[in-house]
Context: one part of a larger RNA
RNA sequence: CGUUGGAAGUUUGAGAGGAGCUGUCCUUAGUACGAGAGGACCGGGAUGGACAUACCGCUGGUGUACCAGUUGUUCCGCCAGGAGCAUAGCUGGGUAGCUACGUAUGGAAAGGAUAAGUGCUGAAAGCAUCUAAGCAUGAAGCCCCCCUCAAGAUGAGACUUCCCAUCAUUUUAAAUGAGUAAGAUCCCUCAGAGACGAUGAGGUUAAUAGGUUUGAGGUGGAAGCGUGGCGACACGUGGAGCUGACAAAUACUAAUCGAUCGAGGA
Numbered sequence: 001c002g003u004u005g006g007a008a009g010u011u012u013g014a015g016a017g018g019a020g021c022u023g024u025c026c027u028u029a030g031u032a033c034g035a036g037a038g039g040a041c042c043g044g045g046a047u048g049g050a051c052a053u054a055c056c057g058c059u060g061g062u063g064u065a066c067c068a069g070u071u072g073u074u075c076c077g078c079c080a081g082g083a084g085c086a087u088a089g090c091u092g093g094g095u096a097g098c099u100a101c102g103u104a105u106g107g108a109a110a111g112g113a114u115a116a117g118u119g120c121u122g123a124a125a126g127c128a129u130c131u132a133a134g135c136a137u138g139a140a141g142c143c144c145c146c147c148u149c150a151a152g153a154u155g156a157g158a159c160u161u162c163c164c165a166u167c168a169u170u171u172u173a174a175a176u177g178a179g180u181a182a183g184a185u186c187c188c189u190c191a192g193a194g195a196c197g198a199u200g201a202g203g204u205u206a207a208u209a210g211g212u213u214u215g216a217g218g219u220g221g222a223a224g225c226g227u228g229g230c231g232a233c234a235c236g237u238g239g240a241g242c243u244g245a246c247a248a249a250u251a252c253u254a255a256u257c258g259a260u261c262g263a264g265g266a
Base pairs, nucleotide, nucleotide: 001152005163006162007161008160009159010158011157015149016148017147018146021049022048023047024046025045026044027043033038051106052105053104054103055102059100060099061098062097066093067092068091069090070089071086072085073084074083075082076081111143112142117137118136119135120134164265166178167177168176169175183261184260185259186258187203188202189201190200191199208254209253210252211250212249213248214247215246217243218242219241224237225236226235227234228233
């Protein structure tokens, strides 16, 4: 821009893409078959491999500053307690998020038409013949079925709901312009989204983000003081103190004030 008024939402599916794998074991059954050795079809069940998709409750990984320990050095006048630098100084753990080595799920079943094949009826050709007419059956393959996208499918589809029949101009036309309606955007706070757009959650009639409070989770017993010990240190106060992303509550801070676009339907 189009989709023949303007919007918001829900959809149909022409078409396109994806998936499509396979082992072993048990049973049927040591049955059918076979002199024996051996050893099934069909059917039922269990459990794997590889692959794919989704997720983070479990098991783990990461987690650049969440907690603790610790070395050297500089500084905060000294002790104590801290800060900077040394790969994040090193080491032990670890929330959210992201993840696999973790968990869950999938390939199926059904239907249609078939291939090779197997047949029925059956002539040409008094017989025979699956084929010539006709009719069946038959595959991991084909079309469906399953999953995803999809009306720019210009063949532009369908349904539900909302908004309305305003003003001005003149070349009187399905005209042009303007202010509006439903609605949308700019702007602002953001994240289950993200390169930017976009998408989604919100903008005071508000929990959108930050803060605060209370928690979850993490770390693992803070500082100070007291007690014991010559001391290193230990114990008590006290599951302490601290705590990024997690949850809830709470308007304390910031989403102010505003602006723009947007129909009149042969």